[in-house]
Context: one part of a larger RNA
RNA sequence: UGACGGGGGUCCGCACAAGCGGUGGAGCAUGUGGUUUAAUUCGAUGAUACGCGAGGAACCUUACCUGGGCUAGAAUGUGAGCGCAAAUUAUUCAGAGAUGAAUAAGUCUUCGGACAUUAGUGAAGGUGCUGCAUGGCUGUCGUCAGCUCGUGCCGUGAGGUGUUGGGUUAAGUCCCGCAACGAGCGCAACCCCUAUUCUUAGUUGCCAGCACAUUAUGGUGGGGACUCUAAGGAGACUGCCCGCGUAAGCGGUGAGGAAGGAGGGGAUGACGUCAAAUCAUCAUGGCCUUUAUGCCCAGGGCUACACACGUGCUACAAUGGCCAGUACAAAGGGUUGCUACCUGGUGACAGGAUGCCAAUCUCAAAAAGCUGGUCUCAGUUCGGAUUGGAGUCUGCAACUCGACUCCAUGAAGCUGGAAUCGCUAGUAAUCGCAGAUCAGCAAUGCUGCGGUGAAUACGUUCCCGGACCUUGUACA
Numbered sequence: 001u002g003a004c005g006g007g008g009g010u011c012c013g014c015a016c017a018a019g020c021g022g023u024g025g026a027g028c029a030u031g032u033g034g035u036u037u038a039a040u041u042c043g044a045u046g047a048u049a050c051g052c053g054a055g056g057a058a059c060c061u062u063a064c065c066u067g068g069g070c071u072a073g074a075a076u077g078u079g080a081g082c083g084c085a086a087a088u089u090a091u092u093c094a095g096a097g098a099u100g101a102a103u104a105a106g107u108c109u110u111c112g113g114a115c116a117u118u119a120g121u122g123a124a125g126g127u128g129c130u131g132c133a134u135g136g137c138u139g140u141c142g143u144c145a146g147c148u149c150g151u152g153c154c155g156u157g158a159g160g161u162g163u164u165g166g167g168u169u170a171a172g173u174c175c176c177g178c179a180a181c182g183a184g185c186g187c188a189a190c191c192c193c194u195a196u197u198c199u200u201a202g203u204u205g206c207c208a209g210c211a212c213a214u215u216a217u218g219g220u221g222g223g224g225a226c227u228c229u230a231a232g233g234a235g236a237c238u239g240c241c242c243g244c245g246u247a248a249g250c251g252g253u254g255a256g257g258a259a260g261g262a263g264g265g266g267a268u269g270a271c272g273u274c275a276a277a278u279c280a281u282c283a284u285g286g287c288c289u290u291u292a293u294g295c296c297c298a299g300g301g302c303u304a305c306a307c308a309c310g311u312g313c314u315a316c317a318a319u320g321g322c323c324a325g326u327a328c329a330a331a332g333g334g335u336u337g338c339u340a341c342c343u344g345g346u347g348a349c350a351g352g353a354u355g356c357c358a359a360u361c362u363c364a365a366a367a368a369g370c371u372g373g374u375c376u377c378a379g380u381u382c383g384g385a386u387u388g389g390a391g392u393c394u395g396c397a398a399c400u401c402g403a404c405u406c407c408a409u410g411a412a413g414c415u416g417g418a419a420u421c422g423c424u425a426g427u428a429a430u431c432g433c434a435g436a437u438c439a440g441c442a443a444u445g446c447u448g449c450g451g452u453g454a455a456u457a458c459g460u461u462c463c464c465g466g467a468c469c470u471u472g473u474a475c476a
Base pairs, nucleotide, nucleotide: 001476002475003473004472005471007470008469009468010467011466012465013464015460016459019423020422021421022420023419026314027313028312029311030310031309032308033307034305035304042053043052064300065299066298067297068296069295070294088105089104090103091102092101093100094099106115107114108113125289126288128287129286130285134283135282136278138276139274141272146185147184148183149182150181151180152161153160154159165176166175167174191266192265193264194263196234197233198232199231200230201229202228206223207222210221211220212219237260240254241252242251243250244249316416320375321374322373323372324371325370326369332363333362334361337356338355341352342351343350344349382413387408388407389406390405391404392403393402429452430451431450432449433448434447435446
């Protein structure tokens, strides 16, 4: 100087407390461990692994296994340059295919034949090892308020001071004081979305007033008022008032205002820590391999299953289930596409047909909600697992191993032990919608979007983590 203490002081955080809802019990989905296997490819393992890499494992992917093949090679790449006569097409057969063989045509010919070799020059390849050789990128402490430097001063020196102290703040934020005076990286601000308003603009959006038409609809003429769209401004700064305070600032059911004291979100992550993660995104040193640890192919596997754990979905019902009617979003996607509408089918869907490269057409029905009816507390009209049958769709192909539909079947489950998690407001809870990936889909995942919309916080004694000062230390 740090680190540590079941030392002290001050302070903060859904850390506890106060509340609301979960997990842990059930079934299923998914990941992991284990076991099994020819293989169940590899990585990730307290917090910071386990719906993680994977934002799509039937083949492919694919790295694994079994078997069949190839050896200057499958691709980059038939190659810049050199050289050069030429740098092939089709059919048939065998085969699981990769591939092999034959025939015909074509090209060249030294007429023998050859048609992808004479390794001419020039990185073959490797998802093999090492993340403890590395770059890059990432997690975490932590969006915590810290981490440092120059000069000066103090100390023999390591170092200290500044950065401590008194206040204050979300903040090393600011004020006051001070052998310090300044500065840098962080904080904040500048950026984006959102809450109000103005100006400009008016199509594909809008329709107040006017007119037309219709069973009806901004459907039509027209209009720019309104909504909206999207570009530019305004607006919030403790600016004003009161109280406290030297100041910074704090308090006010104070004014005005759409918004009040950082208005609400996002992006943004200091010096460093964990030899943290990744050699399997990529790049890369070294090592290993080179008729194989490389390459091609078929089939299988990654989907196994006495079990254990994590994360979720659906439930156990009446604040509910079912039936009928009816209302209101936002944000997205669409030409190998989204499809109105019509017809067939109980349905998944199929056959026609039309519009749209989309503020125009379409996916599209929002759902919870509201109204009426029914069920009447039961393992039930709860719950839907599982299983049987019949189908639809995608795709070369759904056996291993897809999703969906219909009929039948109708398991566990009556609110979950010890323990444990999330959340402070448009939040939790609850309800649907969309997208990426994608032929299809194992999506209940992920990323967004809106609808409805709470309870509670006395407080900081305690648990956990963190910040500053101080103290002790046999630790570095």
Small-subunit ribosomal RNA, 3' major domain from an uncultured prokaryote, 476 nucleotides, folded computationally. The full RNA is in RNAcentral, with records from ENA. The coordinates come from a structure-prediction model, not an experiment, and the mean pLDDT is 82.